Large-subunit ribosomal RNA, domain II from a Bacteroidota bacterium, 684 nucleotides, folded computationally. The RNAcentral record of the full RNA draws on ENA and SILVA. Its Rfam family is "Bacterial large subunit ribosomal RNA". The coordinates come from a structure-prediction model, not an experiment, and the mean pLDDT is 84. Lineage of the source: Bacteria > Pseudomonadati > Bacteroidota.
Context: one part of a larger RNA
RNA sequence: GCCUACGAGUUGCGCCUCAGUAGCGAGGUUAAGUACUUCAGGUACGAAGCCGGAGCGAAAGCGAGUCCGAAUAGGGCGUUGAGUUACUGGGGGCAGACGCGAAACCCGGUGAUCUAUCCAUGGGCAGGUUGAAGUCUCUGUAACAGGAGAUGGAGGACCGAACCAAUAUACGUUGAAAAGUGUUUGGAUGACCUGUGGAUAGGGGUGAAAGGCCAAUCAAACCGGGAAAUAGCUCGUACUCCCCGAAAUGUUUUUAGGAACAGCGUUGAGGUGAGUCUCAUGGAGGUAGAGCUACUGAUAGGGCUAGGGGGAGUCACAUCCUACCAACCCCUGAUAAACUCCGAAUGCCAUGAGAUCUACUCAGCAGUGAGGGCUAGGGUGCUAAGGUCCUGGUCCGAGAGGGAAAGAACCCAGAGCAACAGCUAAGGUCCCAAAAUACAUGCUAAGUUGAACUAACGCGGUUUAGACGCUAAGACAGCUAGGAUGUUGGCUUGGAAGCAGCCAUUCAUUUAAAGAGUGCGUAACAGCUCACUAGUCGAGUGUUUAAGCAUGGAUAAUAAUCGGGCAUCAAGCAUGUUACCGAAGCUAUGCGAUUGAGCUUGCUCAAUCGGUAGGGGAGCAUUCCAUGGUUGUGGAAGUUGGGCCGUGAGGCCUGGUGGAGAGCAUGGAAAAGCAAAUGUAGGC
Numbered sequence: 001g002c003c004u005a006c007g008a009g010u011u012g013c014g015c016c017u018c019a020g021u022a023g024c025g026a027g028g029u030u031a032a033g034u035a036c037u038u039c040a041g042g043u044a045c046g047a048a049g050c051c052g053g054a055g056c057g058a059a060a061g062c063g064a065g066u067c068c069g070a071a072u073a074g075g076g077c078g079u080u081g082a083g084u085u086a087c088u089g090g091g092g093g094c095a096g097a098c099g100c101g102a103a104a105c106c107c108g109g110u111g112a113u114c115u116a117u118c119c120a121u122g123g124g125c126a127g128g129u130u131g132a133a134g135u136c137u138c139u140g141u142a143a144c145a146g147g148a149g150a151u152g153g154a155g156g157a158c159c160g161a162a163c164c165a166a167u168a169u170a171c172g173u174u175g176a177a178a179a180g181u182g183u184u185u186g187g188a189u190g191a192c193c194u195g196u197g198g199a200u201a202g203g204g205g206u207g208a209a210a211g212g213c214c215a216a217u218c219a220a221a222c223c224g225g226g227a228a229a230u231a232g233c234u235c236g237u238a239c240u241c242c243c244c245g246a247a248a249u250g251u252u253u254u255u256a257g258g259a260a261c262a263g264c265g266u267u268g269a270g271g272u273g274a275g276u277c278u279c280a281u282g283g284a285g286g287u288a289g290a291g292c293u294a295c296u297g298a299u300a301g302g303g304c305u306a307g308g309g310g311g312a313g314u315c316a317c318a319u320c321c322u323a324c325c326a327a328c329c330c331c332u333g334a335u336a337a338a339c340u341c342c343g344a345a346u347g348c349c350a351u352g353a354g355a356u357c358u359a360c361u362c363a364g365c366a367g368u369g370a371g372g373g374c375u376a377g378g379g380u381g382c383u384a385a386g387g388u389c390c391u392g393g394u395c396c397g398a399g400a401g402g403g404a405a406a407g408a409a410c411c412c413a414g415a416g417c418a419a420c421a422g423c424u425a426a427g428g429u430c431c432c433a434a435a436a437u438a439c440a441u442g443c444u445a446a447g448u449u450g451a452a453c454u455a456a457c458g459c460g461g462u463u464u465a466g467a468c469g470c471u472a473a474g475a476c477a478g479c480u481a482g483g484a485u486g487u488u489g490g491c492u493u494g495g496a497a498g499c500a501g502c503c504a505u506u507c508a509u510u511u512a513a514a515g516a517g518u519g520c521g522u523a524a525c526a527g528c529u530c531a532c533u534a535g536u537c538g539a540g541u542g543u544u545u546a547a548g549c550a551u552g553g554a555u556a557a558u559a560a561u562c563g564g565g566c567a568u569c570a571a572g573c574a575u576g577u578u579a580c581c582g583a584a585g586c587u588a589u590g591c592g593a594u595u596g597a598g599c600u601u602g603c604u605c606a607a608u609c610g611g612u613a614g615g616g617g618a619g620c621a622u623u624c625c626a627u628g629g630u631u632g633u634g635g636a637a638g639u640u641g642g643g644c645c646g647u648g649a650g651g652c653c654u655g656g657u658g659g660a661g662a663g664c665a666u667g668g669a670a671a672a673g674c675a676a677a678u679g680u681a682g683g684c
Base pairs, nucleotide, nucleotide: 001684002683003682004681005680006679011095012094013093015092016091017090018089019088020087021086022085023084024083027051028050029049033045034044035043036042055062056061065077066076067075068074098236099235101233105226106225107224108223109222110221116200117199118198119197120196121195122194123193124192125190127159128158129157130155134151135150136149137148138147139146163187164186165185168183169182170181171180202218204214205213206212239619240618241617242616243615244614249262250261251260252259253258263368264367265365266364267363268362269361270360275356276355277354278353279352280351281350282349283348289342290340291339296336297335300332301331302330303329305326307325308324309322310321311320312319371396372395373394374393375392376391377390378389379388380387401412402411403410416591417590418589421587422586423585427581428580429579430565431564432563436578438577439576440575441574442573443572449567450566457552458551461549462548463547464546465545466544467543468542469541470540478536479535480534481533482532484509485508486507489503490502491501515530519528520527592609593608594607595606596605597604598603599602620673622670623669624668625667626666627665628664630662631661638657639656640655641654642653643652644651645650
């Protein structure tokens, strides 16, 4: 992992409540018990008790009323709808209460054969090394002290086996082993190691102290019990079909992943036209927008001009100037969620008409109370976020189908069932791959593009449309020639001659034209060139505005790519046109179900039939019981093949096997249906 078996809303109650069914009914009903009896969930008796029939008040008490109150006021609760008993079902309560699951707590016991420490009594430590004290001899001292040599054999001494430990590393890691093996390493006469017997016990022991150890278990051992502890938590919760179908919100919560009430779902009952939409009419309002010489606040430039600053002037005042600051006023411009002289659309309220088929009340039962994406209007944030918080809509959630390569919520579209029918939507029509290698006119040369990704800024890429110049009196570009003189303008400077810099009436002359000079150049000159002019040539040329498509800007981590192949008057982009393809959409055909209406009562018509949580309805199967009726050795159940029927759970027939019981109808009762619970047991 698979198979088989087992495995979860049950049972009890003088309980509560609602629905259905039945009996009796202002009443209903017996319990224990007793008697009888065909011994059966039997019959009869048995009003004790219970519910109802009257309430109000804390109570005395009063009573269709009563309480508060001074009240005859006013108000609260009542009076004006029948209950009760039994059974069945939905829900609740109390019980383990749908099943499994703690970490823990308490009580009573069992453990020191492991291990910690201690007590008593035993045992063990190859070999080698060092050589303390003391002693002896010699020496030495006044005597000591001191020195030397022997002897001696101390030590938590040294090296190193046994023994004890466990430093480093490798292996092992479903191991040889639930802690080991190899190599290496530490101690090895000691606070050493070890045998045997004994002591200390669970909030307790023991601990050279690591929360270590106390039998492979330790921040409180193990075993049994309280005990089915509790679990607002996780997981699981078993056959079928049909109808409807949510929520992820508000308020409160030692509350936030729980709950109560409300909201939203469903079922039943009730009565009414309340609900929704469209149109018309009438209202309230201060949003979007707009505006501000209409207020409040903020605000740029200019004008005018108080006040102030600065300067001049003055003995002091005056007075004057001001590229300074600046009120009011004027002109121009412009701003606001907490500004408004204004002011929509929607939405809201009301009335009327039309359409539609809801809405509402009561009662039973819920689930939900983590929501999410997109879009529009906002707050917050960075006009960040697949961010967060509101409001309107929509979808996912609980929605399948087609498109977007792939894809919860983007586009199209809401799946009752069937089929090898048709038309369309979004999106597509070269091949993969259904349908145009369609048509017309342009653009693009970048494989741009053909999905989604770009910007500021650049661009003599190219296309289109304009505006303004020059141009056969010859333009633009090229080529040939000129491009001079006063003059090296003046100043400055070492120099400054068109060309470092400064100045300006940048002037004048000769000219076809030529700047007191456009750039290069020189130390300064020189030199080259430009503007400008003529000739040559012979038809367009220059500047600018706008638009289209391209182009640079252009950078991401495994190899690249439009989904791929590939595509260039396109299979790209733009505009237009006509065909076709394309879905569970729509239509046509057949069939089924639900609801409503109609009547001919089994038909017709209409609408409907996606669905999680959840509500409601109808059934199938299993085991047993009662009654009735069947079947089986001429072969039951079971098992294994085949066929048929039913929307389905399932049912029927039949062949083989098997060898003794088993169905059917109606009703009843449940240990009543498994794929999941890291489910339990067995098998493989």